[in-house]
Small-subunit ribosomal RNA from an uncultured bacterium, 1416 nucleotides, folded computationally.
RNA sequence: CAUGCAAGUCGAGGGGUAGAAGAUCUUCGGAUUUUUGAGACCGGCGGAUGGGUGAGUAACACGUAGGUGAUCUGCCUUUGGGUUGGGGAUAGCUCAUGGAAACAUGGGGUAAUACCGAAUGAGGUUGCGAGACUGUGGUUUUGUAACGAAAGGAGCGUUUGCUCCGCCUGAAGAUGAGCCUGCGGCUGAUUAGCUAGUUGGUAGGGUAAAGGCCUACCAAGGCGACGAUCAGUAGCCGACCUGAGAGGGUGACCGGCCACAUUGGGACUGAGACACGGCCCAGACUCCUACGGGAGGCAGCAGCUAAGAAUCUUCCGCAAUGGGCGAAAGCCUGACGGAGCGAUGCCGCGUGGAUGACGAAGGCCGAGAGGUUGUAAAAUCCUUUUCUAAGUGAAGAAUAAGGACAUCAGGAAAUGGGUGUUUGAUGACGUUAACUUAGGAAUAAGCCCCGGCCAAUUACGUGCCAGCAGCCGCGGUAACACGUAAGGGGCGAGCGUUGUUCGGAAUUAUUGGGCGUAAAGGGCGCGUAGGCGGUUUGUUAAGUCCGAUGUGAAAGACCACAGCUCAACUGUGGGAGCGCAUUGGAAACUGGCUAACUGGAAUUCAGUAGGGGUAGUCGGAAUUCCUAGUGUAGGAGUGAAAUCUGUUGAUAUUAGGAAGAACACCGGUGGCGAAGGCGGACUACUGGACUUGAAUUGACGCUGAGGCGCGAAAGCGUAGGGAGCAAACAGGAUUAGAUACCCUGGUAGUCUACGCUGUAAACGAUGUGCACUGGGUGUAGGGUCGAUGAAGACUCUGUGCCGAAGCUAACGCGAUAAGUGCACCGCCUGGGGAGUAUGCCGGCAACGGUGAAACUCAAAGGAAUUGACGGGGGCCCGCACAAGCGGUGGAGCAUGUGGUUUAAUUCGAUGAUACGCGAGAAACCUUACCAGGGCUUGACAUGUACUGGACGGUCGUAGAGAUACGGCUUCCCUUCGGGGUCGGUACACAGGUGCUGCAUGGCUGUCGUCAGCUCGUGCCGUGAGGUGUUGGGUUAAGUCCCGCAACGAGCGCAACCCUUGUCCUUAGUUACCAUCAUUAAGUUGGGGACUCUAAGGAGACUGCCGGUGACAAACCGGAGGAAGGUGGGGACGACGUCAAGUCAUCAUGGCCCUUAUGUCCUGGGCUACACACGUGCUACAAUGGCCUGUACAGAGCGAAGCGAAGCCGCGAGGUGGAGCAAAACGCAGAAAGCAGGUCUCAGUUCGGAUUGGAGUCUGAAACCCGACUCCAUGAAGGUGGAAUCGCUAGUAAUCGCAUAUCAGCAUGAUGCGGUGAAUACGUUCCCGGGCCUUGUACACACCGCCCGUCACACCACCCGAGUUGGAGGUACCCGAAGUCGCUAGUCUAACCUGCAUAAGGAGGACGGUGCCGAAG
Repeated sequence: CAUGCAAGUCGAGGGGUAGAAGAUCUUCGGAUUUUUGAGACCGGCGGAUGGGUGAGUAACACGUAGGUGAUCUGCCUUUGGGUUGGGGAUAGCUCAUGGAAACAUGGGGUAAUACCGAAUGAGGUUGCGAGACUGUGGUUUUGUAACGAAAGGAGCGUUUGCUCCGCCUGAAGAUGAGCCUGCGGCUGAUUAGCUAGUUGGUAGGGUAAAGGCCUACCAAGGCGACGAUCAGUAGCCGACCUGAGAGGGUGACCGGCCACAUUGGGACUGAGACACGGCCCAGACUCCUACGGGAGGCAGCAGCUAAGAAUCUUCCGCAAUGGGCGAAAGCCUGACGGAGCGAUGCCGCGUGGAUGACGAAGGCCGAGAGGUUGUAAAAUCCUUUUCUAAGUGAAGAAUAAGGACAUCAGGAAAUGGGUGUUUGAUGACGUUAACUUAGGAAUAAGCCCCGGCCAAUUACGUGCCAGCAGCCGCGGUAACACGUAAGGGGCGAGCGUUGUUCGGAAUUAUUGGGCGUAAAGGGCGCGUAGGCGGUUUGUUAAGUCCGAUGUGAAAGACCACAGCUCAACUGUGGGAGCGCAUUGGAAACUGGCUAACUGGAAUUCAGUAGGGGUAGUCGGAAUUCCUAGUGUAGGAGUGAAAUCUGUUGAUAUUAGGAAGAACACCGGUGGCGAAGGCGGACUACUGGACUUGAAUUGACGCUGAGGCGCGAAAGCGUAGGGAGCAAACAGGAUUAGAUACCCUGGUAGUCUACGCUGUAAACGAUGUGCACUGGGUGUAGGGUCGAUGAAGACUCUGUGCCGAAGCUAACGCGAUAAGUGCACCGCCUGGGGAGUAUGCCGGCAACGGUGAAACUCAAAGGAAUUGACGGGGGCCCGCACAAGCGGUGGAGCAUGUGGUUUAAUUCGAUGAUACGCGAGAAACCUUACCAGGGCUUGACAUGUACUGGACGGUCGUAGAGAUACGGCUUCCCUUCGGGGUCGGUACACAGGUGCUGCAUGGCUGUCGUCAGCUCGUGCCGUGAGGUGUUGGGUUAAGUCCCGCAACGAGCGCAACCCUUGUCCUUAGUUACCAUCAUUAAGUUGGGGACUCUAAGGAGACUGCCGGUGACAAACCGGAGGAAGGUGGGGACGACGUCAAGUCAUCAUGGCCCUUAUGUCCUGGGCUACACACGUGCUACAAUGGCCUGUACAGAGCGAAGCGAAGCCGCGAGGUGGAGCAAAACGCAGAAAGCAGGUCUCAGUUCGGAUUGGAGUCUGAAACCCGACUCCAUGAAGGUGGAAUCGCUAGUAAUCGCAUAUCAGCAUGAUGCGGUGAAUACGUUCCCGGGCCUUGUACACACCGCCCGUCACACCACCCGAGUUGGAGGUACCCGAAGUCGCUAGUCUAACCUGCAUAAGGAGGACGGUGCCGAAG
């Protein structure tokens, strides 16, 4: 806000019409009359209830308890009295007029329960007077005067009348309402002052009624930190939700009260309204209009539109309950009773039940056994709530009118009246509930979750994507966290999310918290209000306690019982309702009053100590400056310097003078003060404290919101002062820079006086006061005892340390409490934003006080623990440095890597801990890479089925080969079925050096051969954890000793093992040879002595001596000994670290490929080459090169092997083939060395790269791409920048030899021996490590963490020239409607006067005007 409905009713108040029916008449137009009779009108009652909504309201609005002696109350009940007699109008109606309409105006005439006089009248009202009771205008008695009523209607009978319903006037009740009061319930002080009708009085007005409610006058009051005023928000309550409770939140439904009805204002009528469906005015909006004017108000029921996350039918009925009117029938009733829609809530029921497998199928998982879905299904049997169809069928209905009967009062009677019994219509819901019959498992299951909190897990997909998420957090290729599936868990006609409230939250703490360091004690004192307060007596009864009475509505909640099949729901009864009021009592405690007391507090007297305060006077040392003297080249300053100063004479030194500031020593966790603070001496004034004992006062006390005062430094104002010091500033250094640290200067300031500021880590980070609670030990000032004194004991007041109990998160505190209590104040409530913004207050300013929010984070923080780290400390070690020797880095080459290139240059290793590493041998092969050519059960394994008889060898052809084809040749066993073996076909499968070393096993590197890493029990700690393991010594060592709340033990260290060094025993062949014999030769005989070999022993243990040390461990020195303090070397590597390395040794999860990422072959590549790096070799030469001669090893290796002698070749090598499976033969000449010669400092007789030529060897094959030899060639290179590596003794350096790999290829690797040094003062420094300790905001652990500016984008907030809207206040203008007042212009029925149709009066209406007054 369209539309409909939601308040009407009464003909028994009144007049009476249209219409209808009948009759009569008719000129057919109609007229008359009888009956009936809407609508409208006059009149009465009701439209003030019911119904809706919560805008306003912080208020007597609400709740509760009262008051009304300050009031009203229609209808209703009870009761007294009355109802006489008149009058004039007016709607309707009719006739006109205006208007589009709404409606308005005029003429005429009419009725009443409409209106108006008169009469009568009380116990009514008012005035005056008197009396009684009382609580104020109360009740009551009495006198007097005045005022003041009415209406009829219906029925019956009619002769007066009777009855009923009305009407008037009193009294009382009931109900409802008005007004007043106590108490109670929101937020903000960044709202602190508000108020002129304001507060009170007098008089008047007004109202039903008190009252500044209003007016005039008078007074100057009233309210407020116990929160006025202002602002914000809000209807209040019974109750509802939550909570153990105390509380907290809310005010839907139902019930009580209030307020509102389009917004604002106003009155009228009435018993009641300032009136939701009435009126007037103004505003906004909508509609109609003939443009002149009009109409409207769903926050009634439905319904529509808009807004919104979101909220229903334009239903049925008055059958019940209730209401209005009526005498009644009845009418009205969107109140109400019902139905509809919505799982919105609560309650109940169902969607089937039983049987049914060592368990179907399908799905999912799987270690492929199986498991799970799962008795679940199917199947069989059964049931029918529900459903469908048909039928039967309550209760809600009580009675009304009317009838009948009985009875009562009264009457002449009748209608009528009272009581009781009986009869007596009416059902919206409704095809109701319920019941009966039939049918058939038939019609009916979803939602959320499964990482932890929190019940419930697997697979796949995805790959920091997609997504999840309440918090923590998941997701970057194995996701129990995302998505899906399967399974599981929870609830179930619901489930989950979102929002909201309470709870958990003791996280605003009354019950029931805190403030040393986590947030939090005011900077300190004095003191106001307030809070709290010693002992005794009496009294009071406010608090307090006990009882009684009233109230605390109903509903709800609780308990019991009952009705719907149960329940929800409903009914009946009970208790409770902690509150308020009235009243009776008690007197312990608190309070009030009273009288006392001395213990708290204070005062006086006597002493004591003191940098307490203020003012004045004085003093010496030092500093700087000035003057003069002496004197000469520097001074000053620093890590080092420079700026600076000085030959115009500094610094130094002597003398004199000036100035200002501060007061050495004493001096002290010593003193004083409330705190800030106070330090030379003296004087004056002055505050406080302490001790002792007397006296006095008599609770005078404690704390303290506001308030007042004091208050370091810096700063500000005015006037002085200014030596030193010193922000700012200047210069010099430092540095990448250095607006700093350091240096040279230097102004404010520092000082004084007077003002201001008012803050500090103003700290003990600990408010003040009182009381109580084990000790020990210092120190300051007193007192008593100790005969004086000393030590000491006791005691008071301060100030420290250590500690019992207790407290504390711990650290710690501990009579100076952070212990145990009491009183009062201040303060806190996650971090940041922020002590910021804004407002206010203070200030000259600087700034101070008070003091947010938006937004943002999931933390911020405390104490302690273990590590790690430190340009922290202490102790100690290591070729770590130092002391030495030799290298690398420069050259050429070799080799590896990076990079680049490439078809491919396969892959891995990347600081130390990759880079002569995997690789201990890339020409093919290897080989993993590339190009090309082939194969597809495959190059390789196992199995099954079928098939064939070979497989293989050899030859030939094609081809680059793989391969293909052809010729020849060719199996074994047998029980005769077949089997073995091989080829082919098919199926399972093979295969992968494809990916992931961040999914793994194993192995390895490194810290590090560093001395550490742990455990059991005990003890300590709330705990993390500690102790042991720290400490004193000592060691190579957590090695050992001592001590110790620890006692033991394990893995590590050491030892045990191998090797080497000495000796002994045994054994002597292939080894050895002293003696004997023999030979060319240990060649042979012989020997078993020696060397050696290889088995077993011995030996070394700080065992011995001396010293040191703690009577220890151990260390130092010595002896002996082959060896001495681990004899040398090796193997051996704790707990762990580096997501270290390796999926390409191997193994392996997952993923990926499957005519290819598998496999075969040929060729190529891994060998590239501007360049960079690592590791080496060779050199640069004379300690050397070259030539000749000559000596001495060890350890190995050898049969497809080592290969001698001899011969050939300059040589590599060839030939040869003896010997040897090796202490036997061979490789095999060791080299440096030694002896002699030559070269003579040069790019050389150094150096050998590179290149040319010629060869040798291996091998199918040396072009890409082997090694070696010879001839020729003869590069760089003259000892290497910054930097950097190794090594401490048989080591470095230097020299050669062997071996593995291997057809061939070694400057590499692994071993072997020969020659054989130098140096170590020492631990300051570099690097690494160990132990103890300390700090920490680090824990991915300093390669950590972390701060600020700037750039860009976005968000939030503040400021900002301004701009715009709203609300409120104040001053004023205009002023509608309307009440009230005034007026007398116009009009005027009732009443009065009136010789009376006149006129006048009273009164009224209209008009005018004044006050107030909404909107504007």
The prediction has a mean pLDDT of 84.